[in-house]
RNA sequence: UGAGAUAGCUAGACAGUCGCAUUAUUUUUACUUAAAUAAUGAGGAAAGUCCGGGCUCCAUAGGGUAGAAUGCCAGGUAAUACCUGGGAGGCGUGAGCCUACGGAAAGUGCCACAGAAAAUAAACCGCCAAUAGGUAAGGGUGAAAAGGUGUGGUAAGAGCACACCGCGCAGAUGGUAACAUACUGCGGCAAGGUAAACCCCAUUCGGAGCAAAGCCAAAUAGAGGAGCGAUAAUGUGACCCGCAUUGUUCCUGGGUAGGCUGCUUGAGGUAUAUGGUGACAUAUAUCCUAGAUGAAUGGCUGUCCACGACAGAACCCGGCUUAUCGGCUAUCUCAAUUU
Numbered sequence: 001u002g003a004g005a006u007a008g009c010u011a012g013a014c015a016g017u018c019g020c021a022u023u024a025u026u027u028u029u030a031c032u033u034a035a036a037u038a039a040u041g042a043g044g045a046a047a048g049u050c051c052g053g054g055c056u057c058c059a060u061a062g063g064g065u066a067g068a069a070u071g072c073c074a075g076g077u078a079a080u081a082c083c084u085g086g087g088a089g090g091c092g093u094g095a096g097c098c099u100a101c102g103g104a105a106a107g108u109g110c111c112a113c114a115g116a117a118a119a120u121a122a123a124c125c126g127c128c129a130a131u132a133g134g135u136a137a138g139g140g141u142g143a144a145a146a147g148g149u150g151u152g153g154u155a156a157g158a159g160c161a162c163a164c165c166g167c168g169c170a171g172a173u174g175g176u177a178a179c180a181u182a183c184u185g186c187g188g189c190a191a192g193g194u195a196a197a198c199c200c201c202a203u204u205c206g207g208a209g210c211a212a213a214g215c216c217a218a219a220u221a222g223a224g225g226a227g228c229g230a231u232a233a234u235g236u237g238a239c240c241c242g243c244a245u246u247g248u249u250c251c252u253g254g255g256u257a258g259g260c261u262g263c264u265u266g267a268g269g270u271a272u273a274u275g276g277u278g279a280c281a282u283a284u285a286u287c288c289u290a291g292a293u294g295a296a297u298g299g300c301u302g303u304c305c306a307c308g309a310c311a312g313a314a315c316c317c318g319g320c321u322u323a324u325c326g327g328c329u330a331u332c333u334c335a336a337u338u339u
Base pairs, nucleotide, nucleotide: 001335002334003333004332005331006330007329008328009327010326012304013303014302015301016300017299018298020041021040022039023038024037025036026035027034043310047321048320050319051318052317053316054315055209056208057207058206062241063240064239065238067205068204069203070202071201072086073085074084075083076082087101088099089098090097091096102200103199107198108197109194110193111192124139125138126135127134128133147165148164149163150162151161152160166189167187168186169185170184171183172181173180174179213261214260215259216258223252224251225250226249227248228247232246233245234244235243268287269286270285271284272283273282274281275280
């Protein structure tokens, strides 16, 4: 100097002028009626509605079966399919990145085409024999064909035998564990892949949702019909048992749809210290940062510049995923050059 990797911050700025919403204060008004002042006022994803919860109700709410979700180990968290660290496998020169990562010796299924044959799997060419037959070392097909190299042996061959490697089982050592090992012993050896196929194993699991749920006011027709009915009916995932209650289901028709609460002080933010590899935890101090309800933050002018993308809360929080114009900072890797 160039090319990369990881993490974090930011998301046009400033000034003037006019105008919005909430809260507080003051004045005013029959009245949050009107006015003034002050403070605050959309995001890193507010998006998706994919997860986990808080909260509210069913409701006094238990057990089982089916079903569903997750799937290496250990931690973190309110909790999770999330995050952190480690292990195994893979990619990259590297910094780093990815993983739908339990079990194929419980069972079933599938592996097109090619090939003789694709798992109780074998004879096309070949080799030996020259009669029957033996063979699977060599060749061919294929993603994959009874483990590899060497030596011996054989009619020719083959773990047929042996040595080493590989594989399986057991032990020892290290590690909390997943796991690792140029360690020790036994075994000729299960002869493939696939569970993001069915399945098996382990762990976990009530439901509905702020349009939840409460309060106030007003109005109406305490209307009509049919079914079941205590041996019955109903009760917020299915079925069964249990428990609780006493009516319950459907059809026709009528009234209301207004206001208030829920609604923003929180598993909250920021700073410092301590502990920890880290996620994070603890302590101290400090701050209050939208609560609309046909829906508030906008218009104009001027200057600067990086010339502005994706894009707007509606009960709240923690994640993940997707979209995206730029700017800044820190650490690390590789290449070239110079000293």
Annotation:
This is a predicted structure of a 339-nucleotide RNA (Bacterial RNase P class A) from Candidatus Nitrosacidicoccus tergens. The RNAcentral record of the sequence draws on ENA and Rfam. The source organism's lineage runs through Bacteria, Pseudomonadati, Chromatiales, Chromatiaceae and Candidatus Nitrosacidicoccus. Its Rfam family is "Bacterial RNase P class A". Its family is annotated with ribonuclease P activity, dimeric ribonuclease P complex and tRNA processing in the Gene Ontology. Rfam classes the family as a ribozyme. The model forms 97% of the base pairs in the Rfam consensus.